Predicted 3D model of a 143-nucleotide RNA (c-di-AMP riboswitch aptamer (ydaO/yuaA leader)) from Thermaerobacter marianensis. The sequence was found by an Rfam model in a public genome assembly. The prediction has a mean pLDDT of 77.
[in-house]
RNA sequence: UAUUUAAAGAAGCCGAAUCCCCUGGGGUAACGGCCAAGGGGUACGGAGGACGCAAGUUUUCGGGGUGAAUCCGGUUUUUCCGGUAGGCUCACCUUCUCUGCCGAACCCGUCAGCUAACUUCGGAGGCUUUAGAAGGAGUGUCG
Repeated sequence: UAUUUAAAGAAGCCGAAUCCCCUGGGGUAACGGCCAAGGGGUACGGAGGACGCAAGUUUUCGGGGUGAAUCCGGUUUUUCCGGUAGGCUCACCUUCUCUGCCGAACCCGUCAGCUAACUUCGGAGGCUUUAGAAGGAGUGUCG
């Protein structure tokens, strides 16, 4: 100096999933931070649900919801391959192009159009980047 691995911290990304308080424990000489558990709220997000509107035909070929994640072709029809609606990304911000990546999973339980009041639920988890242009914003240096 380079590469790889591990730990801690910082910064950032997908996503609604952020932030705060309390309780008793652990730890400490002790308090707090910290660790794990429990409880209460919260930024933010979802579902059900009238009049009226829509639909007026559809019901096992069930139907519906969250989500970008739908559909098509091939295949040894288990499976896998190729594509695709759609989605994310290359870190000052927005937009465009290019590039890279995803294109899942789960839930309700025969039942739900929109929907005021109202009712109800979530407020997790997983990761680490690669260019150009236009417009804008800001910082530093010199005069």
Taxonomically the source falls in Thermaerobacter (Bacteria, Bacillati, Clostridia, Eubacteriales).